[in-house]
RNA sequence: GGCGCCUUCGUCUAGUGGCCUAGGACGCAAGGUUCUCAUCCUUGUAACAUGGGUUCGACUCCCAUAGGCGUCA
Repeated sequence: GGCGCCUUCGUCUAGUGGCCUAGGACGCAAGGUUCUCAUCCUUGUAACAUGGGUUCGACUCCCAUAGGCGUCA
């Protein structure tokens, strides 16, 4: 350098164009429970890599860029 795959809360992940105000688990914070801690319960916290395009509508489809992995040279 060519080709292929991947990129979503702090972490792991779900989401086959509209019911998504993007869900769940862990984590974290507050409250309840407890003599205290832990457990348990409730509530909250926080994400679509970046830029374009297609479309009435994009996390989803297309292109480019960035990063990662694999492969060929």